Predicted 3D model of a 391-nucleotide part of an RNA (large-subunit ribosomal RNA, domain III) from a metagenome. The coordinates come from a structure-prediction model, not an experiment, and the mean pLDDT is 81. RNAcentral holds the full RNA, with entries from SILVA.
[in-house]
Context: one part of a larger RNA
RNA sequence: GAGUAACGAUAAUGUGGGUGAAAAACCCACACGCCGAAAGUCCAAGGUUUCCUGCGCAACGUUAAUCGGCGCAGGGUGAGUCGGCACCUAAGGUGAGGCCGAAAGGCGUAAUCGAUGGAAAACGGGUUAAUAUUCCCGUACUUUAUGAUAUUGCGAUGGGAGGACGGAGAAGGCUAGGUCAGCCACGCGAUGGUUGUCGUGGUUUAAGCCGGUAGGAAGUGUUCUUAGGAAAAUCCGGGAACACAAUUCCGAGACGUGAUGACGACUUCUGCUCUUGUAGCAGGAUAAGUGAUUGAUGCCAUGCUUCCAGGAAAAGUCUCUAAGCUUCAAAUAUCAUAGAACCGUACCCCAAACCAACACAGGUGGACAGGUAGAGAAUACUAAGGCGCUU
Numbered sequence: 001g002a003g004u005a006a007c008g009a010u011a012a013u014g015u016g017g018g019u020g021a022a023a024a025a026c027c028c029a030c031a032c033g034c035c036g037a038a039a040g041u042c043c044a045a046g047g048u049u050u051c052c053u054g055c056g057c058a059a060c061g062u063u064a065a066u067c068g069g070c071g072c073a074g075g076g077u078g079a080g081u082c083g084g085c086a087c088c089u090a091a092g093g094u095g096a097g098g099c100c101g102a103a104a105g106g107c108g109u110a111a112u113c114g115a116u117g118g119a120a121a122a123c124g125g126g127u128u129a130a131u132a133u134u135c136c137c138g139u140a141c142u143u144u145a146u147g148a149u150a151u152u153g154c155g156a157u158g159g160g161a162g163g164a165c166g167g168a169g170a171a172g173g174c175u176a177g178g179u180c181a182g183c184c185a186c187g188c189g190a191u192g193g194u195u196g197u198c199g200u201g202g203u204u205u206a207a208g209c210c211g212g213u214a215g216g217a218a219g220u221g222u223u224c225u226u227a228g229g230a231a232a233a234u235c236c237g238g239g240a241a242c243a244c245a246a247u248u249c250c251g252a253g254a255c256g257u258g259a260u261g262a263c264g265a266c267u268u269c270u271g272c273u274c275u276u277g278u279a280g281c282a283g284g285a286u287a288a289g290u291g292a293u294u295g296a297u298g299c300c301a302u303g304c305u306u307c308c309a310g311g312a313a314a315a316g317u318c319u320c321u322a323a324g325c326u327u328c329a330a331a332u333a334u335c336a337u338a339g340a341a342c343c344g345u346a347c348c349c350c351a352a353a354c355c356a357a358c359a360c361a362g363g364u365g366g367a368c369a370g371g372u373a374g375a376g377a378a379u380a381c382u383a384a385g386g387c388g389c390u391u
Stems, first nucleotide, its partner, number of pairs: 013031006032388004040368004046348002050346001051075006060068002080141002082344003087118002092113003098107003122139005142340011153325002158320004166307004172300003177294005182203006188196001204262002208257002215250004219244008228236002263289001267285007274277001308311001354363002370382004
């Protein structure tokens, strides 16, 4: 220079009360404003205690601070079913032997790792200051072991099936959700006017079980035969005959059950607390809980049609036999009992908590998707919810 520029989105504040040494900024209330395919909610990655409570204000916060993602102390993350691991493999990695190479090392078979993929099973309500598909209540499901009963061909690291997959397009059936009516509860007006064709709010309920619908797919079954599937096979593949004209398989949703339960306002009862107000907290009782319409980008559907560029693998699963076992063992069904360990779980997550030196107008994958107008996830206004961006 200079107490100058600046104080980080022009979404916006105002009033009253409280606390306090001190209040434009903290807390409460009432208005106002902003977002609302987000500036809301829930996850992944990443962070790693930032979460909640009490106490505090030196520093940090572009100002003050009684406040805070700050300091100090205490507390907080509960799982057979969510995710991982205990299973499987992809790209890729490692790599016994092996090949190559002055050395270091490089490549690579068997094998072994490796999810972003495949593979068993849980929903609704309640509860904490802070966790909940984890705790509690209610109702379920899966799998393993053992035992009992009944039945009898069981058996794999091998064979086969299956798992098992692309793009685009079209039509249909549903549901979530929405809207309206009915029903339930409450209200009745400071007016020109309000007992009415009035106003406000509510009208919620899962997985599972039962059954097999809309729809989709395939011919199906029995018998005989067989140069293939490295051995075998009753399995798969090839061939033949007969029977059946429908059968079998897949399959949303709805109905019923779950539920004589849960949830659900005003009101009322009981108890406790004090700053005695029908104030706050806890507990008990207690309402309707139906129909129509619309309707998805969700489900049926890994379906159907069509196209060429022809669109993972392996295991779990089913089946077949080999060795073998066949009083055992093993398998199937039902029931009973027991088990299901370990790790993650707080909180932020388009952000003041992640990546950007900052409480930085930048960047960051996925899920949810109300109403009015609209072709629409555009745009405008708005609900739930969240904020007014720290002078």